[in-house]
This record gives sequence, structure tokens and C1' cells, in this order.
RNA sequence: GGCCCUAUCGUCUAACGGUCAGGACACAGGCUUCUCAAGCCUGGAAUCGGGGUUCGAUUCCCCGUAGGGUCA
Repeated sequence: GGCCCUAUCGUCUAACGGUCAGGACACAGGCUUCUCAAGCCUGGAAUCGGGGUUCGAUUCCCCGUAGGGUCA
């Protein structure tokens, strides 16, 4: 340098083009307990950047950025 794949809460991970962007862990508050842990309830928190297509994009297309693989 060519080609291919990936990028979503703090972490891991879902999501026919129409979801309130869901779940687990973690975190915060509450219940429970003499205390802690466990358990139960509640809450906050995310779509890598810029364009395009579309009535509507996390999803499709293009260009970047980052990471990985492969051929040299």
C1' cells in the first nucleotide's frame, strides 16, 4: 500500500428501516439486617466523526478516524 471485518451506557452485549435504543455486570438511592454480604424495588447513563438515500437511519451507501485480520 491492496482487500476483508469491527466500532452502541463505565464494561460486556442485543436491536425487520418505524423500539421510550433492551439486557447483564458495575454505580446511586430505598427495603431488609445489629452490621456487612446476599436478595428485592427504583434511578441515572450509550449509537466513532462528516455527508448522502429515505416520510423515517443504530440499521443502507460514500468519505474519514480508530482497532483487528489477511496478502505482499
The RNA shown here (transfer RNA) has 72 nucleotides and comes from a Candidatus Kaiserbacteria bacterium. It matches the Rfam family "tRNA". Rfam classes the family as a transfer RNA. The prediction has a mean pLDDT of 81. The sequence was found in a public genome assembly. The organism belongs to Candidatus Kaiseribacteriota, within Bacteria.